[in-house]
This is a predicted structure of a 73-nucleotide RNA (transfer RNA) from a Patescibacteria group bacterium. Taxonomically the source falls in Bacteria candidate phyla (Bacteria). Model confidence (mean pLDDT): 81 of 100. The RNAcentral record of the sequence draws on ENA.
RNA sequence: GGGCGCUUAGCUCAGUUGGUAGAGCACCCCGUUUACACCGGGAUGGUCAGAGGUUCGAGUCCUCUAGCGCCCA
Numbered sequence: 001g002g003g004c005g006c007u008u009a010g011c012u013c014a015g016u017u018g019g020u021a022g023a024g025c026a027c028c029c030c031g032u033u034u035a036c037a038c039c040g041g042g043a044u045g046g047u048c049a050g051a052g053g054u055u056c057g058a059g060u061c062c063u064c065u066a067g068c069g070c071c072c073a
Base pairs, nucleotide, nucleotide: 001072002071003070004069005068006067007066010025011024012023013022019056028042029041030040031039049065050064051063052062053061
């Protein structure tokens, strides 16, 4: 220098054909217990890496940039 993949909640990850952004764990609250844990219920938490474009509508499609990983030279 070239090619491919990944980037979504504090962490690990889903998100199908473009149509309300989710799960588990963690944290917080309630129930349960003498108490703790387990278990059950609830709540909080998001600039979907950044910018631009297409579209009535973008996490999703297109372009550029950044970071990480792999391969080739």